Overview
The prediction has a mean pLDDT of 76. Predicted 3D model of RNase P RNA and transfer RNA as a complex of 460 nucleotides.
RNA sequence: CCCGCUGGACGGGCAGCCGCCCUCGUCAGGGUGUAGCCCGGCGGGGGAGGAAAGUCCGGUCUCCGCAGGGCAGCGUGCCGGCUAACAGCCGGGGAGGCUCUCUCAGAAGGGAGUCUCACGGAAAGUGCCACAGAAAACAUACCGCCGGCGGCUAGGCCGCCGGUAAGGGUGAAAAGGUGCGGUAAGAGCGCACCGCGGUCCGGAGCAAUCCGACCGGCAGGGCAAACCCCACGCGGAGCAAGACCAAAUAGGAGAGCAGGAGUGGCCCGCUCCGCUAUCGACUCUCGGGUAGGUCGCUAGAGCCACUCAGAAAUGGGUGGCCCAGAGGAAUGGCUGCCACCCCUCGCGCCGAGGGGUACAGAAACCGGCUUACAGUCCAGCGGGUCGA
RNA sequence: GGGCCCUUAGCUCAGCGGUAGAGCAGCGGACUCAUAAUCCGUCGUGCGCAGGUUCGAAUCCUGCAGGGCCCA
Numbered sequence: 001c002c003c004g005c006u007g008g009a010c011g012g013g014c015a016g017c018c019g020c021c022c023u024c025g026u027c028a029g030g031g032u033g034u035a036g037c038c039c040g041g042c043g044g045g046g047g048a049g050g051a052a053a054g055u056c057c058g059g060u061c062u063c064c065g066c067a068g069g070g071c072a073g074c075g076u077g078c079c080g081g082c083u084a085a086c087a088g089c090c091g092g093g094g095a096g097g098c099u100c101u102c103u104c105a106g107a108a109g110g111g112a113g114u115c116u117c118a119c120g121g122a123a124a125g126u127g128c129c130a131c132a133g134a135a136a137a138c139a140u141a142c143c144g145c146c147g148g149c150g151g152c153u154a155g156g157c158c159g160c161c162g163g164u165a166a167g168g169g170u171g172a173a174a175a176g177g178u179g180c181g182g183u184a185a186g187a188g189c190g191c192a193c194c195g196c197g198g199u200c201c202g203g204a205g206c207a208a209u210c211c212g213a214c215c216g217g218c219a220g221g222g223c224a225a226a227c228c229c230c231a232c233g234c235g236g237a238g239c240a241a242g243a244c245c246a247a248a249u250a251g252g253a254g255a256g257c258a259g260g261a262g263u264g265g266c267c268c269g270c271u272c273c274g275c276u277a278u279c280g281a282c283u284c285u286c287g288g289g290u291a292g293g294u295c296g297c298u299a300g301a302g303c304c305a306c307u308c309a310g311a312a313a314u315g316g317g318u319g320g321c322c323c324a325g326a327g328g329a330a331u332g333g334c335u336g337c338c339a340c341c342c343c344u345c346g347c348g349c350c351g352a353g354g355g356g357u358a359c360a361g362a363a364a365c366c367g368g369c370u371u372a373c374a375g376u377c378c379a380g381c382g383g384g385u386c387g388a
Numbered sequence: 389g390g391g392c393c394c395u396u397a398g399c400u401c402a403g404c405g406g407u408a409g410a411g412c413a414g415c416g417g418a419c420u421c422a423u424a425a426u427c428c429g430u431c432g433u434g435c436g437c438a439g440g441u442u443c444g445a446a447u448c449c450u451g452c453a454g455g456g457c458c459c460a
Stems, first nucleotide, its partner, number of pairs: 001384010012338007020047008029039004049359001053370002056368005061238004073234005078092005093119001094117009120229002125227002127223003142168002144164009176194006195218001196216004201212004242295004252286005262278005302321008339357008389459007398412004406443001414430005436452005
């Protein structure tokens, strides 16, 4: 310098002009009778993301339900820690894949790096294991191997009885594996090593687990992302949750009704009372509630810097900061310069011209996971090449 | 914004661990003067995509994609 893997950060920058949303201030502007409110002008401040997405988990919040316990249902599942909580994160253990390396004839095995794991229980029970195969789980015998007896065309073949599971064959999977001994042939039949099971066993560790000792010839094939068992957790719905204010019309309840309901005038801010004109039957109040409006609504498990504890996730302390809040939905466009990429032209350093710069967009909020994404930068590890 | 469901042949659907099917449609033939109906035969290479569990996946699990329904 190049390539690959893993982890992390960013996700165009600056300036000008014209716009959009929210908010604060202000105005001898307009609307109505003051205030207030609405519209408008001017000025200040703020205005998308790492995923705002999918809605897959977990919570905050709100309403409904609820004495307590259990069943059912759903979810999670090695161990320890973190957290408000989680199916998340951190660390550890175990298993598996790949690469390198060590011992070595090789295999098995040890070590290092890296990646993956839905990783409780198959010795509670039930179920399934197609086809093939003798047999798919109470074992069994197709070809073989061996023994005995008999027959024949006699160093062989056939039949019957018995012993086997080493070899062959089937299958995804065949009832521990390798070796030596043993045997008629074989077989944990015996032995060594490996594997497996057991122990109020010993040591390390909080634990998962690891190392070892002793005992046992070996029982117990696989599947729980089949039912199930065990342990733990979970009430339901979701901001279109929910709360408040409240037209017109139509229902409901109550009151008044010729001794006058309504409308106008005397009347000057409004109203009652009083007087009066008109008119000739319904009027008023209350309650629920729709349209509509207001709240919920964004100061929070918040952000930044420093520091302390811890191996880390994370937690504590100090100081500073306020950072969208609209309700069918604003956060945009143009121009110039710069940055990066592609194409064309000039032999090239380089210059000129043209084109392009992703995925995507808040809608109550927060912690995760997953998915999409042009390009850039940083760190670690491995490999290759060049130089000293 | 929130809640939920579906995807199998051209269409409508069954199959829910063990060789993917039915009806309609299509094609050919028979019947008919001809068409329809009817009868006979035939063609389907199709489980939305990717990964995993399993000996084995349309089926079980996870993640995406597409389509649909409901709530003021």
It holds a member of the Rfam family "Bacterial RNase P class A". It is annotated as a ribozyme.